[in-house]
Context: one part of a larger RNA
Molecule: large-subunit ribosomal RNA, domain II
Organism: seawater metagenome
RNA sequence: GGUCGCGCGGGAUCCCGGCUGAUGCGCACGGGCGCAACCGACCCGUCUAGAAACACGGACCAAGGAGUCUGACGCGUGUGCGAGUACUAGAGUGGCAAGCUCGAGUGCGCAAUGAAAGUGAAGGGCGUGCCCCGUCAACCGAUCUUGAUCUUCUGUGAAGGGUUUGAGUGGAGCACAUCUGUCGGGACCCGAAAGAUGGUGAACUAUGCCUGAGGAGGGUGAAGCCAGAGGAAACUCUGGUGGAGGCUCGUAGCGAUACUGACGUGCAAAUCGUUCGUCGAACUUGGGUAUAGGGGCGAAAGACUAAUCGAACCAUCUAGUAGCUGGUUCCCUCCGAAGUUUCCCUCAGGAUAGCUGGGACAAUUGCGCAGUUUUAUUAGGUAAAGCGAAUGAUUAGAGGAAUCGGGGGCUACAUGCUCUCGACCUAUUCUCAAACUUUAAAUUGGUAAGAACCCGGGCCUUCCUUAAGUGAGGCGCCGGGGCUCAAUGCGUGUCCUUAGUGGGCCAUUUUUGGUAAGCAGAACUGGCGAUGAGGGAUGCUCCUAACGUCGGGUUAAGGCGCCAAACUGCGCGCUCAUCAGAAACUACAAAGGGUGUUGGUCCAUCCAGACAGCAGGACGGUGGCCAUGGAAGUCGGAACCCGCUAAGGAGUGUGUAACAACUCACCUGCCGAAUGGACUAGCCCCGAAAAUGGAUGGCGCUUAAGCGCGCGGCCGAUACCCGACCAUCGCCGCGAGAGUGAGGCGGCGAUGAGUAGGAGGGCGUGGGCGUCGUUGCGAAGCCUCUGGCGUGAGCCUGGGUUGAACGGCGUCUAGUGCAGAUCUUGGU
Numbered sequence: 001g002g003u004c005g006c007g008c009g010g011g012a013u014c015c016c017g018g019c020u021g022a023u024g025c026g027c028a029c030g031g032g033c034g035c036a037a038c039c040g041a042c043c044c045g046u047c048u049a050g051a052a053a054c055a056c057g058g059a060c061c062a063a064g065g066a067g068u069c070u071g072a073c074g075c076g077u078g079u080g081c082g083a084g085u086a087c088u089a090g091a092g093u094g095g096c097a098a099g100c101u102c103g104a105g106u107g108c109g110c111a112a113u114g115a116a117a118g119u120g121a122a123g124g125g126c127g128u129g130c131c132c133c134g135u136c137a138a139c140c141g142a143u144c145u146u147g148a149u150c151u152u153c154u155g156u157g158a159a160g161g162g163u164u165u166g167a168g169u170g171g172a173g174c175a176c177a178u179c180u181g182u183c184g185g186g187a188c189c190c191g192a193a194a195g196a197u198g199g200u201g202a203a204c205u206a207u208g209c210c211u212g213a214g215g216a217g218g219g220u221g222a223a224g225c226c227a228g229a230g231g232a233a234a235c236u237c238u239g240g241u242g243g244a245g246g247c248u249c250g251u252a253g254c255g256a257u258a259c260u261g262a263c264g265u266g267c268a269a270a271u272c273g274u275u276c277g278u279c280g281a282a283c284u285u286g287g288g289u290a291u292a293g294g295g296g297c298g299a300a301a302g303a304c305u306a307a308u309c310g311a312a313c314c315a316u317c318u319a320g321u322a323g324c325u326g327g328u329u330c331c332c333u334c335c336g337a338a339g340u341u342u343c344c345c346u347c348a349g350g351a352u353a354g355c356u357g358g359g360a361c362a363a364u365u366g367c368g369c370a371g372u373u374u375u376a377u378u379a380g381g382u383a384a385a386g387c388g389a390a391u392g393a394u395u396a397g398a399g400g401a402a403u404c405g406g407g408g409g410c411u412a413c414a415u416g417c418u419c420u421c422g423a424c425c426u427a428u429u430c431u432c433a434a435a436c437u438u439u440a441a442a443u444u445g446g447u448a449a450g451a452a453c454c455c456g457g458g459c460c461u462u463c464c465u466u467a468a469g470u471g472a473g474g475c476g477c478c479g480g481g482g483c484u485c486a487a488u489g490c491g492u493g494u495c496c497u498u499a500g501u502g503g504g505c506c507a508u509u510u511u512u513g514g515u516a517a518g519c520a521g522a523a524c525u526g527g528c529g530a531u532g533a534g535g536g537a538u539g540c541u542c543c544u545a546a547c548g549u550c551g552g553g554u555u556a557a558g559g560c561g562c563c564a565a566a567c568u569g570c571g572c573g574c575u576c577a578u579c580a581g582a583a584a585c586u587a588c589a590a591a592g593g594g595u596g597u598u599g600g601u602c603c604a605u606c607c608a609g610a611c612a613g614c615a616g617g618a619c620g621g622u623g624g625c626c627a628u629g630g631a632a633g634u635c636g637g638a639a640c641c642c643g644c645u646a647a648g649g650a651g652u653g654u655g656u657a658a659c660a661a662c663u664c665a666c667c668u669g670c671c672g673a674a675u676g677g678a679c680u681a682g683c684c685c686c687g688a689a690a691a692u693g694g695a696u697g698g699c700g701c702u703u704a705a706g707c708g709c710g711c712g713g714c715c716g717a718u719a720c721c722c723g724a725c726c727a728u729c730g731c732c733g734c735g736a737g738a739g740u741g742a743g744g745c746g747g748c749g750a751u752g753a754g755u756a757g758g759a760g761g762g763c764g765u766g767g768g769c770g771u772c773g774u775u776g777c778g779a780a781g782c783c784u785c786u787g788g789c790g791u792g793a794g795c796c797u798g799g800g801u802u803g804a805a806c807g808g809c810g811u812c813u814a815g816u817g818c819a820g821a822u823c824u825u826g827g828u
Stems, first nucleotide, its partner, number of pairs: 043058004059828006067328001069185006076178006084108004090102003112119002124136001138169002140166003143162003150155001188327002191324001195317006206291009217249003220245001224241007253278003258274002261272002293309001295305002330762006340353001342351003354501002357497006368490003372487002374449006384439001385437002391433003396428001398426003403423008453481005458475003462472001464471001504528004509523005533544003548725007558715003561699003567712001569711006581701001592686003596683010613670005619643003625637002649664001653662002726752009763817001765814010781801004787796003
C1' cells in the first nucleotide's frame, strides 16, 4: 500500500416502522342541490247532509285590510280594608298637593216581612277538625185559630196553638284590578233597495207664447172668366184662359223603412253606406221667455225633464238598517258538540231545555253511582192466537115445528091443503180485522233490595177516614233488635259559569202515506256529518278497523294466472253460450218456454219378449140407423151392438161426385233388453231493441283464471304484540345546611282521531319604563342551493350587499300577524 473480515463515527440515496401535520387530498351512516325511474297522489277557499266538480271567489306580486273602546250587569281570580268600605264638597300643612292627612255627605252593605196600617229576629240535639250538605227544633214578619185583662162598647190584645207562608234571624261586605260572558252604543269588516231635509238644473229634451230665418224643377188642373156651337127657354156641349189643394213626382231640409249591410277595445257611450218616408204644411229652424221633482211637460211611448226617469241631480240625516251574501290574519297541547224539546206574526231567525268547555268544593273506595244481570212487585194490549167466544165481515152444504116474502098446483076465498125458492132458526164447515177480542208473549218502563231500618209501647194533631179518639198521618217520649243487607263493575258526588248548535243525512230492523222512487214522514241502535287507514277497480254512509313519531313481529276484512304482494295449490261435481260466466251494499231483468245436459220423485210397459225398426194381417152381419141430389168407416146427427178371431173402431188420417184404393188404431212374425209418460231443479239457451267506441277494473281465462262444495298453505292495515322516543294525565318517592328559588328531581303506569267551539302554554310585530348589552374593525334592512336548534310558530349562524343605528331579559301597553272578501291602491 492492496484485499478480506470485524467494530466505531459521518454523509447521500433507497427501504421499513413510529410521531406530528395544512387553507391540501380522500372518505359516509351526515347536510344541500339537480336529473331519471318506480310507488302514492283530483284545487285551494266557501256555503252545504254531500264539492275535484259542468256550484261560486281566486292571473301574478307588493303594501293596506276585519271582535275594538266605553257604560251597566253576572260569574271566576287577585289585592286592600273589614261591620264596614269606597269616593267626594271642603279643610289642613311651607304648599290652589293629581299623589299626604282630616273629612260633613253620598253609594252599597249592616233587617226582614206585609197590599198596607204596621210589627220586627239571643236556643239547641244528632253529627263534627273547618267549610259545604242533609234533617229537625227555636226566633221574626205575614196568615189561620184561641182569647185572659182593661175598656169610652168599640177597641186593646197577655199566655198559647197550627201538616200554611217569606227573596227572613244566629255577621260579610265594600272598593280596585283582571279574565270571560250578556245588553246598549256604528259595535268584527264590506254591501243594499228604500225613507227624510235642504238645494241645483229646461245649454239635451217636452210643450206653450214672443220675435226672426228658410225652402230647386216638374205633374195634375178646382172655382172664376173668354170665345164658338146648339136650344123657344132653362141651360147644355166644345175649345181656351185661369192656377186651387193639410193633391202628386222630387232637390235642399226634416226624418229613419230595409239590408236585421259596415262598424261593434268604433270615426261615434248610436256613427257610415245604399235603400226608404215627407217635402208649402199639424213644415223646418235661430234667439228670447214660461212651466221643476210626487213636480213639470206629454198628437200618450211611462215618452221626455243635461249620455240618469215606473219619480232627475247634489249635499246632509248617515259609519242608515239588513234574521241575507261574502270575508275575518301565528303555532303547539288537552277536551269536544248540535241539527232534538217547548214557545214566538216562528219555518233562511231567536229564546228555552238538552248536548260542550272551564272553574270550584267535597270525598278516596263505598253511606255513592250504573245504557248490566238477578230477585220481588207493578204498568201495558203490540206480535202471536181466536172466530164450532162477544162485535164486524165471510164460503159451503145439512136439518127445520112455527113465522115473513116471491112463484106454482088443488081449490075457488079461507088466518085452507100441497110443492118450491129465499129470509129466519139449529148444529156444523171455509176464510178474515189499524180504528174486533176471551186469551196473550218476547223486548220494555216504574219502584224496591235497609240504620234516614225493623218491632213493641206511649204521646200529639187533623184537610182526610170511621158508628166511634176508630183508622190513616206525625213525634228519639220510652224500651228492644241490630248494620251480612242480591250479583257484577266503576273513581264518584255537588255547585257556579259557559261557547257552539237548534237545515241534517245514511244503513240493518220495525213502521205510515204513495203504483213506485237515490220519494215524503216516524221508532230503536249504529254510522257519516266532525274521520284518516286496509278492503269493496272507482266511491261521504258498506266490510275490517279508529290514528303521537319510528323499528320489528302477527293478524282482520279481502285476496293469491299477469297488471299486483301471496299456491296456474289439493279433492269432488256442474257448465260450451254466433250475447257464456265471474262475489253482499251495487250499478237490473220477468212471466213463460227448450227431446241442450246433469240429478231427483211418482206412475206405467217388459224375457209370458215390451219400446223402436222391417214385414204380414187389419174380416163378416153392413152400403148399420137418421138425414141428404149423393153420404158405402171418414159433410152432418143420434147411437156405438153381434159374430169369427192371434187381432181388426159401426172407424185415426189421405182420398172419391159417390164408390174404390192407401194408411192408422189393434194382432202376429223377425229381433233380443230395457222402454214410455208426468212432475221436479242445477248449470246452459230462448224470451232480451237505442242512439260517440267500451268495459267481470283491464288483459285474458274453457278437466278455468267460470259456477257449487270441502281442505291446507301464503299475502295482507295507522288494528294487536314487543322495543325506543315525544306529549298529556294519574300515582309513588325525594325534596336546598345564610336567604330566595318547587313552576324542581327521580320512578312506575295508562292514554294519544277530531269540524263548530272552549281551555292551557308558547312564537312573532309597534311603542313606554327598568336593566344588561351590540355597533364605521360595520347597526338595521335586503339576497342566499352556508350550516345548526326547536313538534311548531320561529330562532341562531356563515357568505353577499349595504351604510347608522340596534338587540336580550323583566314589566306595562296596542291601530299587533293575511291567500282569499267580483276586497283597496300601485305594479307586472